[in-house]
Context: one part of a larger RNA
RNA sequence: CACCGCCCGUCGCUGCUACCGAUUGGAUGUUUUAGUGAGUUGUGGGGAGUUGUGACUUGGUCAAACAAGUUGUGAUAAACCACACCAAACUUGAGGAUCUAGAGGAAGCAAAAGUCGUAACAAGGUUCGCGUAGGGGAACCUGCGCGAG
Numbered sequence: 001c002a003c004c005g006c007c008c009g010u011c012g013c014u015g016c017u018a019c020c021g022a023u024u025g026g027a028u029g030u031u032u033u034a035g036u037g038a039g040u041u042g043u044g045g046g047g048a049g050u051u052g053u054g055a056c057u058u059g060g061u062c063a064a065a066c067a068a069g070u071u072g073u074g075a076u077a078a079a080c081c082a083c084a085c086c087a088a089a090c091u092u093g094a095g096g097a098u099c100u101a102g103a104g105g106a107a108g109c110a111a112a113a114g115u116c117g118u119a120a121c122a123a124g125g126u127u128c129g130c131g132u133a134g135g136g137g138a139a140c141c142u143g144c145g146c147g148a149g
Base pairs, nucleotide, nucleotide: 003124005121008117009116011114014110015109016108017107019105020104023101025100026099027098028097030095031094032093034091035090036089039086041084042083043082044081045080049076050075051074052073053072054071055070056069057068058067059066127148128147129146130145131144132143133142134141135140
């Protein structure tokens, strides 16, 4: 900048934010049903091996000591087997938490010299507003009630 004013909404372009969304979506922890189940521990077997002691045989010795073997009786005891408890881990399914992709949809915000109209501001050219109902590209229109002017 002072009516050649101010100003409202739809539609269109650009950008940002969150929302819905098929995909029986995806990812990362966590809890857990069922199944498989390493391993530890315990119990019962098992008895290699080691060892105490007695007897016998052989070697050795004058005789012993000693060495080897067989056998009786004790101690200790590995591998391995069975059972039980605990239980890592794995498979499958379920619950919950956090994060995240997504054609498309529907909003808000910002900016601009876009489009359509002119709703409001003057009696803004149908005074305006509130509540409610119906209708309409959009601002809006109409009915009823109310308020202000």
Predicted 3D model of a 149-nucleotide part of an RNA (small-subunit ribosomal RNA, 3' minor domain) from a soil metagenome. Its Rfam family is "Eukaryotic small subunit ribosomal RNA". For this family Rfam cites "Crystal structure of the ribosome at 5.5 A resolution" (Yusupov et al., Science, 2001). Gene Ontology terms of the family: ribosome and structural constituent of ribosome. RNAcentral holds the full RNA, with entries from SILVA. The coordinates come from a structure-prediction model, not an experiment, and the mean pLDDT is 82.